[in-house]
Molecule: FMN riboswitch aptamer (RFN element)
Organism: Bradyrhizobium yuanmingense
RNA sequence: CGAUGUUCUCAGGGCGGGGUGAAAGUCCCCACCGGCGGUAAGGGCCGACAAGCCCAAGCCCGCGAGCGCCUUCCGCAAGGGUUUAUCCCGAACGGAAGGGUCAGCAGAUUCGGUGCAACUCCGAAGCCGACGGUUAAAGUCCGGAUGAAAGAGAACGGUC
Numbered sequence: 001c002g003a004u005g006u007u008c009u010c011a012g013g014g015c016g017g018g019g020u021g022a023a024a025g026u027c028c029c030c031a032c033c034g035g036c037g038g039u040a041a042g043g044g045c046c047g048a049c050a051a052g053c054c055c056a057a058g059c060c061c062g063c064g065a066g067c068g069c070c071u072u073c074c075g076c077a078a079g080g081g082u083u084u085a086u087c088c089c090g091a092a093c094g095g096a097a098g099g100g101u102c103a104g105c106a107g108a109u110u111c112g113g114u115g116c117a118a119c120u121c122c123g124a125a126g127c128c129g130a131c132g133g134u135u136a137a138a139g140u141c142c143g144g145a146u147g148a149a150a151g152a153g154a155a156c157g158g159u160c
Stems, first nucleotide, its partner, number of pairs: 002160003005156006016030004031140002033129002035063004042055004058127002066105002068102001069099007079089003109125005131143003
């Protein structure tokens, strides 16, 4: 230094203005926001070059929470069975715990320029965003969530 173990810490931003309406931060017009790892021809340390290190993509490759799904347990129970018992089985529904991609929701980019090389640079125009709630349909409000977590870092321990 690398691998590995334990513990701890950290780990998401955004509706401002106008319109309609009984009612909208939910609709319409104009706005605003962009988790984590990887990739990197841009930027920084940097001054001549090189090397190295650091930063750099919402829509390129992956990951994450949520919903769903699967398993187990609990509750309730349509219904069924028989040896009629205070028995057995049990769809649907509700709840809890676990699994973590397992079917799935599940996402979104093009054009022009430069160049050996760019979906990453430069320019322009686009597009995307869980679930439940709500006097009215939500990326931005409220809620699960003082949660969980991709991952980042620190301390300590032994082994290779």